[in-house]
Order: sequence, then structure tokens, then C1' cells
RNA sequence: GGAGUUGGCCAGGCCAUCGCUGCAGUGCGUGCACUGUGGAGGAAAGUCCGGGCUCUACAGGGUAAGGUGCCAGGUAACGCCUGGGGGGCGUGAGCCUACGGAAAGUGCAGCAGAGAGCAGACCGCCUACGUGAGCCAAAGUAUGCUGGGAAAUAUCCUGGUGUGCUUCGGUUCGCCGGUAAGGGUGAAAGGGUGCGGUAAGAGCGCACCGCACUGGUGGCAACAUUCAGUGGCAUGGUAAACCCCACCUGGAGCAAGACCAAAUAGAGGGACAUAAGGCGUGACCCGCGUUGUCCCCGGGUAGGUCGCUAGAGCAUUGUGGUGACAUGAUGCCAAGAUGAAUGGUGGUCCACGACAGAACCCGGCUUACGGCCAACUCCUUUU
Repeated sequence: GGAGUUGGCCAGGCCAUCGCUGCAGUGCGUGCACUGUGGAGGAAAGUCCGGGCUCUACAGGGUAAGGUGCCAGGUAACGCCUGGGGGGCGUGAGCCUACGGAAAGUGCAGCAGAGAGCAGACCGCCUACGUGAGCCAAAGUAUGCUGGGAAAUAUCCUGGUGUGCUUCGGUUCGCCGGUAAGGGUGAAAGGGUGCGGUAAGAGCGCACCGCACUGGUGGCAACAUUCAGUGGCAUGGUAAACCCCACCUGGAGCAAGACCAAAUAGAGGGACAUAAGGCGUGACCCGCGUUGUCCCCGGGUAGGUCGCUAGAGCAUUGUGGUGACAUGAUGCCAAGAUGAAUGGUGGUCCACGACAGAACCCGGCUUACGGCCAACUCCUUUU
């Protein structure tokens, strides 16, 4: 100097002038004026989670349905946060995690390949056990030819050679069969290396590694382990597929709901039903309660008050804790509109202001986005 990672803070300020609005006060002509004091966010967005609160006899039991899914903590609670563990990504600082179970069952994986999970024989290798043929050699034997010797003839002894047969051996080619070590296909192929063994091989046997189970050690645990023993030990992957297991879950929602005032029209039409039925805040069943329920047509009102902002609140600080947080002390009261308030103009300063507007309220997550500060990591150059 460049590139990155993590965390924190800010989100224009001040002055003048006009305008809007909550609360309090004063005045008075009761709806006007004046004074004082407040007036959008870190995400107010998304409406994705969790609750507070309100109503709903049943917030009783269950089924279905839905949600979460490593361990230990935090919290009102959570699908959130913190700290760990396993796995993955990155040179690294760091980041991600939909992380229970595949031996309960079902399903899925194109093509290639012999075979893709109770999963295999294509090319190769072998020919031991059996079997057929050819060739070679040895031995024996039969016979033909022939050499030699012996003999009076018959014949006998011995050598060579051709042919046939038998026995044994070798070799070649087959059949029957063996094999999964070598090769090939594929993303993935029946643990790996070596030695022995075999006809050739194979955990077939052995050694070491790997794997499974059990125990030991450390840790609350998930888990780890350069620890020990036993075992020849593989039926792999996928559950963000169905499924199984563990835990959690009534419903509806501030347009909830409560109160006040005012006005009006129901002898209207129809369906089901008679306690075995109907109704009772998602569906179904049981229980319980209650005694009619539902649809259509028509009419009135659509006004006001509350709910509505003092809270699982905020700030500073002590103590405890790795931390999320808990707890003590002191102090503070930061918008409550309702066709919907917070704006316009001028000046000035500056870090030159992006994304963007509350509607019952909180705790989170996700998304959008400008600037400042700090720490850490890597690369390059110089000293």
C1' cells in the first nucleotide's frame, strides 16, 4: 500500500420565521386564543416465529393435523440468543449447519456395467476332482520287415525299425467345473498392505491398519481417546422422500373487546328437528352443558368514550458469570394519530446524511442501506 474478517457507533446539527399535533396551565365569547413542554426507526419494512392482553362454559380426554430435532445453559417464551461438540468451506482471521433414527417397514438412484444392496461373472486366471480327442516320450506286449550269433532240421538268443494295444508321464485343444486376487464399466462395486496357503484364488489362515462391540480415562453432557480386550467383521447411499422416535401446540384476534347515546319494521317467507335431534370459536370421536337451529327478503344505526401507552421499560454503575444474562443501587418518563399529526422557507456548520413513516404492546429472525471507529488475517514492497 492492497485485499478481506469480526464488532461497535451515527443516521444531519444549530438559529430565525410560518404551519400541524398530544399533554398541562391561563383567559374567555364553549371553541377559539396565548404560554410551557413533548412529537417516527434501526430497521418503523416482511407479517416469518414467540408471547403479553381481550373474548370464547369445557384453555376436559383423545384422534387427525401442524411445528421443532446434537449437548448444556439463558429467557415470559420461541423455530431466538450464548457457550461447547460433530460435519463442511476457507491459506487464514473466520463462516455455514434442515445435526434424532437407514438392522421396524416402503420407496428412489438415468446411462454404462456381469452385478447397485438378501446386489455378481463380461474379459481374464486355473484345469486339482471327473471326462473326450490329438501329439510326444518311456516301459511292456502282439505282429511284419531286417542285422548278428547259436543250431543237423525244427527252433532259440539278441539288436534296430514300422504298425496296433496296454500302463504311466508330459503337452495342446475342448467338456464338466472352480475363482472374485488382476482388468474393464461407473459418481459409487463385496475393507487395505504384506506373508503363508492353493490347481488358480479368496480373511481361507496370520501380522499390522481399518470396522463393530465391551470396558477404562477425561468431560454435567454431546463427545474425545497415540488406552485395553474380544470378534473375521461390511445388508452401501438417500429421511429438505414416505415413515419411526422424542418433545411442543384449544380457537379467534385491537376491524379483539367493554361502555354510553340515538334510531328502527318485522303478526315476512322457507328448511331441518323434537331430546335418539339441534346448538355450544377450525375438523372428527367421547364426555359435559343447554334446549331449538339455520337460510332468504326487508328495515334502523355506522356517532362518542375507553382499550391507547409506566412497561417481561430505559440510562449509569456495583457484584456474579467465559458468555447470553441475573441481581443490587441511583436516576428518568422519550408519539398516541383516527381520510390518519411532526412540514415549508432562509442562513450557517459538517463526518455532506443512504434505506426509508408508528396505528394495542413487547422479545426475536429475515431483508434494504450511507458513513465513522477499533481489532484481527493474508498478500506485496521497503528498511
The RNA shown here (Bacterial RNase P class A) has 383 nucleotides and comes from an uncultured Granulosicoccaceae bacterium.